[in-house]
This is a predicted structure of a 124-nucleotide RNA (c-di-AMP riboswitch aptamer (ydaO/yuaA leader)) from a soil metagenome.

This record gives sequence, C1' cells and structure tokens, in this order.
RNA sequence: CGCCGAAUCCCGGCUUGCCGGGAGCGGGGGAACCAAUUGUUGGGGCGAACUUCCUCUCGAGGAAGCGCGCGAGCUCUUUCAGCGCGAGCCCGUCAGCUAACUCCGCAGGCGUACGAAAGAGAAU
Repeated sequence: CGCCGAAUCCCGGCUUGCCGGGAGCGGGGGAACCAAUUGUUGGGGCGAACUUCCUCUCGAGGAAGCGCGCGAGCUCUUUCAGCGCGAGCCCGUCAGCUAACUCCGCAGGCGUACGAAAGAGAAU
C1' cells in the first nucleotide's frame, strides 16, 4: 500500500490499558395477515462454503452443475482472459414471515497485480 470479512470512525472517564457511550456497518429474536402439516431419523443460526455422480487404501480424491473471491494510473459499476475457494463455528429440544419492540457482534486471517475492454465521475 492492498486483500477476505459486518468487523470501522469518534467521544468521555480514569487505575495508561481497561471501562462506558455515540455514529456507522452487520446479525438474531419478535404480531396481525400470509404461509406451513412437521415433529427423537429432532430442529435451527452465522457464512459463498451446496447438490449430484464416479473412484477408493474409507483417510480421501476426481468430475459436473451451482455459489463465492481476486483480477492496482485515482473512485465506483460491468465484461473477458487467467488464478483461487466451496471451510469452520454456534444455539440446545426451541425460533416460518414479521410492524412496534428487543438482544448481540465490530473479530480473525492474509499478500493480489504491473493482463485486455466498456461506462460514469474526480484530479492533473
């Protein structure tokens, strides 16, 4: 300087590394109406992280579809070449949608490109 991600910025206090608050971003619960007919083979949430098929030493591997990310004169949107990912965690028998209302998070992990185009804007 940049990337994934909601995970950034500001203020106050004091015991100077902790507490509290605000804005902003993100997520959950929660009526009517509507929807749903399931239920121990439980059910559900965050997230792109799902489905099917094949192989197999049963650890896993491969393919297709589909989903996600990167793809650097400045910002944003879009397309293509190319490259990569499709994990993990949580609630605890319970939750469809959902106005009012209410609760919670603001972490963690990384290093792409100097490939080709379109549009809008800014700057010189």

The sequence is in RNAcentral, with records from MGnify.